[in-house]
Molecule: c-di-GMP-I riboswitch aptamer
Organism: Anaerolineae bacterium
RNA sequence: GGUUGAUAAAGGCAAACCCAUUGAAAAAUGGGGACGCAAAGCUAUGGGCCUAAAUCCGAUUGUGCGAUAUGGCUGCCAGGCCGCCGGC
Repeated sequence: GGUUGAUAAAGGCAAACCCAUUGAAAAAUGGGGACGCAAAGCUAUGGGCCUAAAUCCGAUUGUGCGAUAUGGCUGCCAGGCCGCCGGC
């Protein structure tokens, strides 16, 4: 340096749920809490998924339906970058 993750060692992160805050929502942030994770570290680059404020369309002047990210999800999959320890 590459590859790999059996037993470890030192550690790390933190699902659901609850509280508070932000947001139109999806969701995010902080605290609690652990389902799990060898990258469950960073990155929205590709695919996929979620939401629909604004906009468009239609309509019984409707109070709702449909379409659509410029909004999100990295703990959906992949790519890129960085990284602990052990084996080969």